This is a predicted structure of a 480-nucleotide part of an RNA (small-subunit ribosomal RNA, 3' major domain) from an uncultured Campylobacterota bacterium. Its Rfam family is "Bacterial small subunit ribosomal RNA".
Context: one part of a larger RNA
RNA sequence: AGACGGGGACCCGCACAAGUGGUGGAGCAUGUGGUUUAAUUCGAAGAUACACGAAGAACCUUACCUGGCCUUGACAUGGUAGGAACCCUUAAGAGAUUAGGGGGUGCUAGCUUGCUAGAACCUACACACAGGUGCUGCACGGCUGUCGUCAGCUCGUGUCGUGAGAUGUUGGGUUAAGUCCCGCAACGAGCGCAACCCUCGUCGUUAGUUGCUAACAGUUCGGCUGAGCACUCUAACGAGACUGCCUUCGUAAGGAGGAGGAAGGUGAGGACGACGUCAAGUCAUCAUGGCCCUUACGGCCAGGGCUACACACGUGCUACAAUGGGGCGUACAGAGGGCUGCAAUACCGCGAGGUGGAGCCAAUCCCUUAAAGCGUCUCUCAGUUCGGAUUGUUCUCUGCAACUCGAGAACAUGAAGCUGGAAUCACUAGUAAUCGUAGAUCAGCUAUGCUACGGUGAAUACGUUCCCGGGUCUUGUACU
Numbered sequence: 001a002g003a004c005g006g007g008g009a010c011c012c013g014c015a016c017a018a019g020u021g022g023u024g025g026a027g028c029a030u031g032u033g034g035u036u037u038a039a040u041u042c043g044a045a046g047a048u049a050c051a052c053g054a055a056g057a058a059c060c061u062u063a064c065c066u067g068g069c070c071u072u073g074a075c076a077u078g079g080u081a082g083g084a085a086c087c088c089u090u091a092a093g094a095g096a097u098u099a100g101g102g103g104g105u106g107c108u109a110g111c112u113u114g115c116u117a118g119a120a121c122c123u124a125c126a127c128a129c130a131g132g133u134g135c136u137g138c139a140c141g142g143c144u145g146u147c148g149u150c151a152g153c154u155c156g157u158g159u160c161g162u163g164a165g166a167u168g169u170u171g172g173g174u175u176a177a178g179u180c181c182c183g184c185a186a187c188g189a190g191c192g193c194a195a196c197c198c199u200c201g202u203c204g205u206u207a208g209u210u211g212c213u214a215a216c217a218g219u220u221c222g223g224c225u226g227a228g229c230a231c232u233c234u235a236a237c238g239a240g241a242c243u244g245c246c247u248u249c250g251u252a253a254g255g256a257g258g259a260g261g262a263a264g265g266u267g268a269g270g271a272c273g274a275c276g277u278c279a280a281g282u283c284a285u286c287a288u289g290g291c292c293c294u295u296a297c298g299g300c301c302a303g304g305g306c307u308a309c310a311c312a313c314g315u316g317c318u319a320c321a322a323u324g325g326g327g328c329g330u331a332c333a334g335a336g337g338g339c340u341g342c343a344a345u346a347c348c349g350c351g352a353g354g355u356g357g358a359g360c361c362a363a364u365c366c367c368u369u370a371a372a373g374c375g376u377c378u379c380u381c382a383g384u385u386c387g388g389a390u391u392g393u394u395c396u397c398u399g400c401a402a403c404u405c406g407a408g409a410a411c412a413u414g415a416a417g418c419u420g421g422a423a424u425c426a427c428u429a430g431u432a433a434u435c436g437u438a439g440a441u442c443a444g445c446u447a448u449g450c451u452a453c454g455g456u457g458a459a460u461a462c463g464u465u466c467c468c469g470g471g472u473c474u475u476g477u478a479c480u
Base pairs, nucleotide, nucleotide: 001480002479003477004476005475007474008473009472010471011470012469013468015464016463019427020426021425022424023423026318027317028316029315030314031313032312033311034309035308042053043052064304065303066302067301068300069299070298073129077128078127079125080124081123082122083121086103087102088101089100090099091098092097107118108117109116110115131293132292134291135290136289141286142282143281144280145278147276152191153190154189155188156187157186158167159166160165171182172181173180197270198269199268200267202239203238204237205236206235207234208233211229212228216226217225218224242264245258246257247256248255249254320420324379325378326377327376328375329374330373336367337366338365341360342359346355347354348353386417391412392411393410394409395408396407397406433456434455435454436453437452438451439450
């Protein structure tokens, strides 16, 4: 100087407390461990692995296993020889592949009109080489998690100390903040904080193939049409908030209250992550040193596996019901996506869906009836008109192909489950809870996941004694 303490002082955080809803019990989905297996490919491991890489494993993917094959190779560059490339087709085979048949002779340049050279592609031969999701993340780059959006981490010059170092950065206040003020052997500066960036909230300007009957006219009553951009909206630019004003406390920084205002003291949310820590994670995104394989640890193909199942754990979904289930009627979003795509009206089917194709390369058409809600009828506490697992039958769709191993529909079947032990998690406001909607990936889907969108919309915070984590100062130490 650090680190640590069941030492001290001060401060902060959904850390506790005060509340709300969960997990832990049930069924199922999904990930992991374990076991099994020819293989169940690999990685991730307290917090910081476990709906994680995977924003989509039937084949492919695919890296694994079994079997059948290839050896300059599926891919790159270079040599020699031959041939245009390419198209159609037969046989064997699980296919990879192997053996044939037919058609076809192009492009660019020179130019003696038939040859030469070249580019691209194919075949054969030989060698340099290719190839490796093989190992090492404890050799590395890059990227990422975490402490932590915590308020810290340093430097120059000066001063002090023999020196390691100290000072500055400590102290008194204040702040979300090493934020600012005052003081001070320090004076300044840098990386962080804040601001500059994006979205939302108010208003104005510009602009109107969306919106409005606001005013006028027509009307098939639909902004449908004429007409108009006032309003809504869209999307560019600007205004607006600064403790600016008032009262009060304070030397100041600043605090408390108030006015005006759409918004008030960082207005709300996002992006943004200092020096460093964990030899944290990733050689399987990529890149890369070293090592290893080279008729195989490379490459091709078919089938299987990654979906196994005495069990254990994590994360979720659905429930156990009456603020509920079912029937009928009825209202109101936002944000996305759409051309080998989204698909309306119509018709067929109980339905999944089918036939068909108007319109739309999208403020124009479609996906698209939002659902909770509201009104009304019914059920009356029951393992039930709760709950939907499981299983049977018949179908639909995608796709060469749904046996292993897809999703969906109808009918039948109706299991466990009556609020969950010890323990444990999230959340402070348009939040929790609850209700639907869309998208990426994608032929289809195992999505109850993830990411986004809106609708309805709470309770509680006395306080900092205690638990956890962190910051500053100080103290002890046999630790570095």
The RNAcentral record of the full RNA draws on ENA and SILVA.